[in-house]
């Protein structure tokens, strides 16, 4: 640091979604060691056991239990008993400190809390430092006896005693109160010691040390009080009455509404009050480049809480976790009368829960209570146990060892790979294990010796120094150290991309995977397994959360013309920002000091554990708060100026600017009345509708509403919305010239306030004309629409509402600045005219174009969307939804303000290529037109479909299947069915062995086959080799599947002119220019132009055929002159001229003329030529489409079958037949049939053949015979043309079906062949709708040949020639192609895409009659204990009882919040193949698309 993922591709915007790092984690597999660390996030749920606060006999009386010592009594003389506080202790009390630390937990708490910073009006046991005492007395009362109640807890009576318990009495240096005169107030002693004195003794007595008692400081801890700063909601906007503030009192350690009394009416709130929902706060933790977002475990500061709620009491400190009272709930005892609890302490149970440990040691250390001290208590702590829960560290072996072993796996069968891996050899031994050895963590306390203090003192009591000496829970741990022996110790996830890493095989949209995109329908690198490979390793994956990527809420660091995103539009308070200048200040800013920012954490540097993790010394750091002292630029504040912003005041000037009034004309429409006579209207076409009761037409008169032709103009004015004959009035604003005036008076602007098209809405007028609903005629399948005839709200006025629009320039207001040009509206100034026109300057508008720049492109461009400043609104993915609920406004419609659950992975912008359009333009094409024939109708051929059938093999199906594959199915073919048969197989090739090969016979069967008999005995000296048969194997077949695994062929679009490509240029890209454009052409063909300039596959040219000509050659072909010959014929010498053969060569290029035209080219019945503008035909088919055919031509990959899906054989079927359809042929006839005569081709074929010619049959065809492997022989015309005949009929047209008879092929003509005689003589009399073919030697029309072939279903396909028309005005239209351009919401590309009811499941949500519930303000009723006050018994306290007054609690009613649930209910969203219709998307078939009804 990026990366996937919207598109056919791009560039943007945007959102999901990955890679990163970290957890008090969980869970799946998996697990060798050690160190350090952590370890109920859930139910502040309920707890059994046991421990967590004691201690002090040196304060007391004391003496239950232990010892011990003393005296007594028993007796079994070492034992029991009983008395004795005498002594070590000491249970129980009485009395001091502690119990307010320590230890837990986050339930409440959004401020009585936390953080930083500061302040006055306080208290403080224990401790420090100093000062002053400590004198005398007193009365009680537990324990402890007797008793009494109770089941217990416990209670209650009498009676005896002590204190450092209690109480006055004295005293007061300093305290406290005072009215300044004075008045108040205190203590306790206990232990060691010990010379003199003095006492019977106890002791006095002195003196040390603790205690005590008053009062000062003092440290250190705590109360209080203020400033800042601390989540979310406005769908929570108004909150308060002790509330805010005085005075007095009372209170409390203290200030204070703290508490009361009086007065006052105040306080807070858009800089968020009140209310609601969530939370313990910080140091810090995680993560991030920072900023910052999330978090608040471990440690550490504060804080609040102990079952819930609620009170005080004691006390130096609580309203008190392991204390008291009372309520409540709940758990236990109980004799039912009553009592007892409180683990959010350490262990542990049981519940919850995905989930969180031992009912362990020890006070050795460190600390904490008590004591003089010894010592005791300490679940605080230290230490140990469980757990891979996290972090660090070791290890699981090194070196060598290619026959690249085996085995797996894979394979093109070669081989590759697991792989130096692994065996083998050769080393080490860390951990583990086994043995031995072993710490640091201990220092004080004691004792003792010297010194100093203090004292009278060598007591005692501290201090310092030296020696001496006790004390480890962990733990025989941590460390050496020694033995053995590679000996014990590797798993997890992933392998399509993103992401390091690929085969194989199984499954076949099933199983299943998926963090996103997405895989999986028979060749899955995505599923599942194996191999192999990749990451990371005692751990590996997943799941959950966070932060990060994500500049995806943008302070740093985003946006709003079209992607979401400027309020329809002004005015305007609050708020924000503000021209120049001078002086002062000192809030902001800025320096410099200097206090604070606990410690741990986090960096640096060093130290300690072998290294780390982890501990630990110092430094920096802690961006932040105050205090203080300077500095005055810039901002603010004040105070003075100024005149460029900003107004005023003169003069002119333009306007549909707004409001009233009034008045014109045109035209619709009605209405009276003349004229007139049958239609008018209306449409694509019609019909509803008007008219003979006189319409429409044309005249004159009249009534009435509304809107203002021409001018008129990307003209004008307004703030927007909007405004239009003309004439009055009454008004707003704006431009410009010059001066003269005020002196910052300005900008913008949440809330608000005003104005705001149409359509709606209410009152009341008014109504020609247009017109929602509505009705009626047409359209259509349908027509609740699109035309059409009617027609009512409404439109119009006057008043009062609605507030919305695509209210748009889709672009907020104002300001400054940054190249020009062109138009046009209105001034001003000059020029200029006779007046004008014009021209320059300049400032105000309104268009066009355009530099820079700016944009994601489009595009904007001094009127910027360019550079900047101000202030305001706004935006954050798409549905869901601008919709639900709440509010607010409104008669209502509705508007406004605005979610959420749930779904999707994209939704969109913009330009780009294609494709398409019932979008334009240009062109072509037998596309239409103009023409000829023709098919759709008969009958037959064929081929298809459907039906049939044992089987009617298979394929081809719009165009681009259907006389197609088949250029020829009796058998074979053949692939289909039926029956018989074979089984390394019907062919190939190698082959032990064996036998010449072959040929003959006759059986059996339908044949394939079989089983026999005869006959034969191959070449070579041999070795062997040919041949046949043939074990065994190797290897086979297969028209079985998939043409959507495939090549090659081929249709088709179209013989249509397009398809590309280098380099250079433009574009951010994708792409685009080249190739568009102006013109020509059959053509991207050639010309001109041009950021292009070459260049390729395609056009064309070469290349065949043919038409003319020359040359060469001259047989088999020719024959003109010469000769000879014949009935006759190039028959014959013989020529090479003509024809023809078949080689080469010329020839046509607009090359000439004339017109246009730059050229290119066109045009001419031109010229000349055999042929004129590509001369005619033919072969040649760009990049691709269509998953277009073909796996049955052939080759092939996968997969199938392998006594059969292979192979042989025989009949059989492909030729079935109610029908439908395509291509054909013959016809319907007189341009004709039928006879007779009689011309003329050209291409091609022939030895298993083509045959002449002669015979014989009516004939098909026989029999004989020649000829010829071909310009030599052979096969052969028809139409035509002459001449008759037949006269419009189902005929002498037509010949179909059928009898009968015969010819050929072939083993074989039945299903099933062709031909020929003869008899027969059907449909059809020219063809609905439709639809094909053809543009010259074409079309029709007339016959010939060839392939396949035994023959042949051929009327078919290919070729071949005779005979020979018509018409083309053109490009509107139909089809088809091509450029350009133009819209698109299509890219499987219009056979797209897509939108709504309906029907079906799933989901979550709004309303809903009601119903539940939770917490709570208030009211009202009751009211526990404490407390405070008053009274009574009583003279005073106290005590007990009564009463108020306050309150928890507990009840009743219940708005308002909040939440759940509900019969029906409404839309919404979501599901491969439901119904209807077809709104949009192109002119979407009526442009569309906002608002409203």
């Nucleotide at each position: 640091a990026g990366a996937g993922u919207u598109u056919g591709a791009u560039c943007c915007u945007g959102g999901c979604u990955c890679a990163g790092a970290u957890u008090g984690a969980a869970c799946g597999c998996u697990g060798g060691c050690g160190g350090a660390a952590u370890g109920c996030u859930u139910u502040a749920c309920a707890c059994a056991u046991g421990c967590a606060a004691g201690u002090c006999g040196a304060a007391c009386g004391g003496c239950a239990g232990c010892a011990c010592g003393g005296a007594g009594a028993g007796c079994u003389u070492g034992c029991u008993c009983u008395c004795u506080g005498g002594u070590g202790g000491c249970g129980a009390g009485u009395g001091g400190c502690g119990a307010a630390c320590g230890g837990g937990u986050g339930a409440g708490u959004a401020a009585u809390a936390u953080a930083u910073c500061g302040g006055a009006a306080c208290g403080u046991g224990u401790c420090c430092a100093a000062u002053a005492a400590u004198g005398g007395g007193g009365g009680a009362u537990a324990a402890c006896g007797a008793g009494u109640c109770g089941a217990a807890a416990g209670a209650u009576u009498c009676g005896c005693u002590a204190a450092u318990a209690c109480c006055g009495c004295a005293u007061a240096c300093g305290c406290c109160c005072u009215a300044c005169g004075g008045g108040g107030g205190a203590a306790a002693g206990c232990a060691g010691g010990g010379g003199a004195u003095c006492g019977u003794a106890a002791g006095a007595c002195c003196u040390u040390g603790c205690g005590u008692u008053a009062a000062u400081g003092g440290a250190g801890c705590g109360g209080c009080c203020g400033a800042u700063a601390u989540c979310u909601g406005a769908u929570u906007a108004g909150c308060u009455u002790g509330u805010u503030g005085g005075u007095g009192a009372g209170g409390u350690a203290a200030a204070g509404g703290c508490u009361c009394a009086c007065c006052a009416a105040g306080g807070c709130g858009a800089c968020g009050a009140u209310c609601a929902g969530u939370a313990g706060c910080u140091g810090g933790u995680u993560u991030g480049a920072g900023a910052g977002a999330a978090c608040g475990a471990c440690c550490a500061g504060c804080c609040a809480c102990a079952c819930u709620g609620g009170a005080a009491c004691u006390g130096a400190g609580a309203c008190a976790c392991g204390g008291u009272c009372c309520a409540g709930a709940c758990u236990c005892c109980u004799a039912c009368g009553g009592g007892a609890g409180g683990c959010a302490g350490c262990a542990g149970u049981g519940g919850g829960g995905a989930a969180u440990u031992u009912u362990g040691g020890a006070c050795a250390a460190u600390g904490g209570g008590g004591g003089c001290a010894a010592c005791c208590c300490u679940g605080a702590u230290c230490c140990a146990g469980c757990c891979a829960u996290u972090c660090c560290g070791c290890g699981u072996g090194a070196g060598u060892g290619a026959a690249g072993a085996a085995g797996g796996c894979c394979u093109u069968c070669g081989g590759g790979u697991u792989g130096u891996a692994a065996a083998g050899c050769u080393c080490u031994u860390u951990c583990g294990c086994a043995a031995g050895g072993g710490a640091a963590g201990a220092a004080a306390a004691c004792u003792u010796a010297u010194g100093a203090u203090c004292g009278a003192a060598u007591a005692a009591a501290u201090c310092a120094u030296g020696a001496g000496g006790u004390u480890g829970a962990c733990g025989g741990u941590a460390c050496c150290u020694u033995g053995a022996u590679a000996a014990g110790a590797a798993g997890c996830a992933c392998c399509g991309g993103c992401u390091a890493a690929c085969u194989a095989c199984g499954u076949g949209c099933c199983a299943g995977c998926a963090g996103c995109c997405g895989c999986g329908g028979u060749a899955a690198u995505a599923c599942g397994u194996a191999g192999g490979g990749u990451g990371c390793g005692a751990g590996c994956g997943u799941u959950a959360a966070u932060c990060g990527g994500a500049a995806u809420u943008a302070c740093u660091g985003g946006g709003c013309g079209u992607a979401a995103a400027g309020c329809g539009u002004g005015c305007g308070c609050a708020g924000g920002c503000g021209g120049u200048u001078u002086u002062g200040u000192a809030a902001g800013u800025c320096g410099g000091a200097u206090g604070u920012g606990a410690a741990a954490u986090c960096c640096c540097c060093g130290g300690g554990c072998u290294c780390a993790a982890c501990c630990u010394g110092g430094g920096a750091a802690c961006u932040g708060c105050g205090u203080u002292c300077g500095a005055a630029a810039c901002u603010g504040c004040a105070a003075g100026g100024c005149u460029a912003g900003a107004g005023u005041g003169u003069g002119u000037c333009a306007g549909a600017g707004g409001g009233g009034g009034g008045u014109a004309g045109a035209a619709u429409u009605c209405c009276a009345c003349g004229u007139g006579u049958a239609g008018c209207a209306g449409u694509g076409a019609a019909a509803u509708g008007c008219g003979u009761a006189g319409a429409g037409a044309u005249g004159u008169g009249g009534a009435g509403g509304a809107a203002u032709a021409c001018c008129a103009a990307u003209g004008g004015c307004g703030a927007a919305g909007g405004c239009a004959g003309c004439c009055c009035c009454c008004u707003g604003g704006g431009a410009u010239a010059a001066c003269a005036c005020u002196g910052a008076c300005g900008c913008u602007c949440a809330u608000g306030c005003a104005c705001g098209a149409a359509a709606g809405c209410g009152u009341g007028g008014g109504g020609a004309g247009c017109a929602a609903a509505c009705a009626g005629g047409a359209u259509u399948a349908g027509a609740u629409a699109c035309c059409c005839u009617g027609g009512u709200a409404g439109u119009c006025c006057a008043c009062g509402c609605c507030c919305u629009a695509a209210a748009c320039g889709a672009u907020g207001u104002c300001a400054a600045c940054u190249a020009g040009u062109u138009g046009u509206u209105g001034g001003u100034a000059g020029a200029g005219u006779a007046a004008a026109a014009u021209c320059u300057a300049u400032g105000a508008g309104u268009a066009a174009c355009g530099u820079a720049g700016c944009u994601a492109a489009c595009g904007c461009g001094u009127g910027a969307a360019g550079u900047u400043g101000a202030c305001c609104g706004c935006c954050u993915g798409g549905g869901g939804a601008g919709u639900a609920c709440g509010g607010u406004c409104g008669c209502a419609a509705g508007a406004u303000u605005a979610a959420a659950a749930c779904u999707c992975a994209a939704a969109g912008g913009a330009a780009u290529u294609g494709a398409c359009g019932g979008g334009g333009g240009u062109c072509c094409g037998c596309a239409c037109a103009a023409g000829c024939g023709g098919u759709g109708g008969a009958g037959c051929a064929u081929g298809u479909g459907g039906u049939u059938u044992a089987a009617u093999u298979c394929g081809a199906u719009g165009a681009u299947a259907c006389g197609c594959g088949a250029g020829g199915a009796a058998c074979c073919u053949u692939a289909c069915c039926u029956a018989g048969g074979c089984u390394a197989g019907a062919a190939u090739g190698u082959g032990a062995a064996g036998g010449a090969a072959u040929g003959a016979u006759a059986c059996a069967g339908a044949a394939a086959u079989g089983g026999a008999u005869c006959a034969g005995u191959c070449a070579g000296c041999a070795a062997u080799g040919a041949c046949c048969u043939g074990a065994a194997a190797c290897a086979a077949g297969g028209u079985g599947c998939u043409g959507c695994a495939u090549g090659g062929c081929u249709g088709u679009c179209g013989u249509c002119a397009g398809c590309u490509c280098g380099u250079g240029c433009c574009g951010u890209g994708a792409g685009g220019u080249g190739u568009u454009g102006g013109g020509u052409u059959a053509a991207g063909u050639c010309c001109c132009g041009c950021a292009a300039c070459g260049a390729g596959c395609g056009c064309a040219a070469c290349c065949c055929c043919u038409g003319c000509a020359u040359u060469u050659a001259g047989u088999u072909g020719c024959c003109a002159g010469c000769a000879c010959g014949u009935a006759a014929u190039g028959g014959u010498g013989g020529g090479a001229a003509c024809u023809c053969u078949a080689a080469a060569u010329g020839g046509a290029c607009u090359g000439c003329c004339u017109a246009c035209g730059c050229a290119a080219g066109u045009a001419g019945a031109g010229a000349g030529g055999a042929a004129g503008g590509a001369g005619g035909g033919g072969a040649c088919g760009a990049c691709g489409u269509c998953a277009a055919g073909u796996c049955a031509u052939c080759a092939u990959g996968g997969c199938c079958c392998u006594u059969a899906c292979g192979c042989c054989u025989a009949g059989g079927g492909c030729u079935a037949c109610a029908c439908a359809c395509g291509u054909g042929c013959u016809a319907c006839a007189a341009u004709g049939g039928g006879c007779g005569g009689u011309a003329c081709a050209g291409a091609g074929g022939g030895u298993a053949g083509c045959u002449a010619c002669c015979u014989g049959g009516c004939a098909a065809c026989a029999g004989g015979a020649u000829g010829c492997c071909a310009a030599u022989c052979u096969c052969g015309a028809a139409a035509a043309c002459c001449g008759u005949u037949c006269a419009c009929a189902g005929u002498u047209c037509g010949g179909a079906u059928u009898g009968g008879g015969g010819u050929c092929u072939g083993c074989a003509a039945c299903u099933c062949g062709a031909c020929c005689c003869u008899a027969u003589g059907a449909a059809g009399c020219u063809g609905g709708a439709a639809u094909c073919g053809c543009u010259a030697g074409u079309a029709a029309u007339c016959g010939c040949g060839u392939a396949u072939c035994a023959g042949c279903a051929a009327u078919g396909a290919c070729g071949c020639g005779g005979u020979g028309a018509a018409u083309a005005c053109g490009u509107u239209c139909c089809c088809g192609g091509a450029c350009c351009u133009u819209g698109u919401a299509c890219a499987c590309a219009c056979c797209g895409c897509c939108c709504g009811u309906c029907a079906a499941g799933c989901c979550a949500u709004g309303a809903a009659a009601g119903u539940c519930u939770g917490g709570u303000a208030g009211a009202c009723c009751u009211g526990a204990a404490g407390c405070u006050g008053g009274c009574c018994g009583u003279u005073a306290a106290a005590c007990c009882g009564c009463c108020a007054g306050u309150u928890a609690g507990g009840g009743u009613a219940g708005a308002a919040c909040a939440g759940g649930u509900a019969a029906u209910u409404g839309g919404g969203g979501c599901u491969a193949a439901g119904u209807c219709g077809u709104a949009a998307c192109a002119a979407g078939g009526u442009a569309g698309c906002c608002g409203u009804a």
Molecule: small-subunit ribosomal RNA
Organism: uncultured bacterium